About this RNA
The part of an RNA shown here (large-subunit ribosomal RNA, domain IV) has 329 nucleotides and comes from a metagenome. It matches the Rfam family "Bacterial large subunit ribosomal RNA". Its mean pLDDT, the model's own confidence on a scale to 100, is 87. RNAcentral holds the full RNA, with entries from SILVA.
Context: one part of a larger RNA
């Protein structure tokens, strides 16, 4: 000096990103126990008191009397406690090996498949899973207990439904036109023009499905939810009014928020003092209703912010033990 340990004067979180460690709390018994609450529950709420031994009575409990220590759950093991806020209901699961969480799941709510050789999944298929199930079943999607809700848009995408017209493939359908040449016609005799039928190539016209176009539904489908301008007898400020645009302009609730740039927004509460915390306000840069809003009792090795108890976390060290690090051997 390091590491594990263990004492400490006064003060007790001034430490520090944070009370991280550490300290304290701690068994049984008895009293006693707030708000809230889903009435269960919070709760071991909080916060006091008592604990040993011997004698007698009493007996599943315990009562009276006496004794002793600094100290009785006489040593170890053996909850700190309280308010406040987000967040996620809750037990439950994860990143084997830096991340246990507010992320996952979940009971619940919802849409959507799918009649049964189901739908869907695996597999070239056979086959099997679903399922020795049958819609109160089973897939697959989002949501996420509970309460009180879940507003508006169907214009773009997507899904359903529809079937008049458009458009549209193979397949059917065979026409023009082309190649060949019998034949005729010209010919400076070398050919050249024209060309049936066949044959062959070529494939128009018509015909003809879904799909698309098209029309209509559908938001707990994918999604989206406006601008300027003016206006009240002080000012402000606009319940009002115009104008523009759009498929429609964001309702309830909530809001400097896990979401606020400006922002240490302003008040207020707590502090001696508070970029944090709460409570409000609303100017929401860029909340918002199952990619759910908005509360909520219980719960959390979650985050956060205050207290009240404790402490060597500090003021600020010191000492001891033990094991290392050095020195000798």
């Nucleotide at each position: 000096c390091c590491c594990u340990u263990g004492u400490u004067a006064a003060g007790g979180a001034a430490c520090u990103c944070u009370g991280c460690a550490a300290a304290a709390u701690g068994g049984c018994c008895c009293c006693g126990u707030a708000a809230c609450u889903u009435u269960g529950g919070g709760a071991g709420a909080a916060g006091g008191g008592g604990u040993g031994c011997c004698u007698g009575c009493u007996u599943u409990g315990g009562c009276a009397g006496g004794c002793c220590g600094c100290a009785g759950u006489g040593a170890a093991g053996a909850g700190g406690c309280c308010c406040g806020a987000g967040c996620g209901a809750c037990u439950g699961u994860u990143u084997a090996g830096c991340a246990a969480a507010a992320a996952c799941a979940c009971a619940g709510g919802u849409c959507u498949c799918u009649g049964c050789g189901a739908a869907u999944u695996c597999g070239a298929a056979a086959g099997a899973a679903g399922a020795c199930g049958u819609a109160u079943a089973g897939g697959g999607g989002c949501u996420g207990a509970c309460a009180c809700c879940u507003g508006c848009c169907c214009a773009g995408u997507g899904c359903u439904g529809g079937a008049a017209g458009g458009u549209u493939a193979a397949g059917g359908g065979g026409a023009a036109g082309c190649g060949u040449u019998a034949a005729u016609c010209c010919u400076a005799c070398g050919g050249g023009a024209u060309g049936a039928a066949g044959c062959g190539u070529a494939g128009a016209a018509c015909u003809u499905a879904a799909g698309c176009c098209c029309c209509a539904g559908u938001g707990a489908a994918c999604g989206g939810c406006g601008g300027c301008c003016g206006u009240a007898a002080c000012u402000a400020u606009a319940a009002c009014g115009g104008u523009c645009c759009u498929a429609a302009g964001g309702u309830a609730g909530c809001g400097a928020a896990a979401u606020u740039c400006c922002u240490u927004g302003u008040c207020a509460g707590g502090u001696a003092a508070g970029u944090u915390c709460u409570g409000a306000c609303c100017c929401g840069c860029a909340c918002g209703a199952a990619u759910g809003g908005u509360g909520u009792a219980a719960c959390g090795a979650c985050u956060u912010g205050g207290g009240c108890g404790c402490u060597g976390u500090c003021u600020c060290a010191a000492c001891a033990a033990g094991g290392g690090a050095c020195u000798c051997g």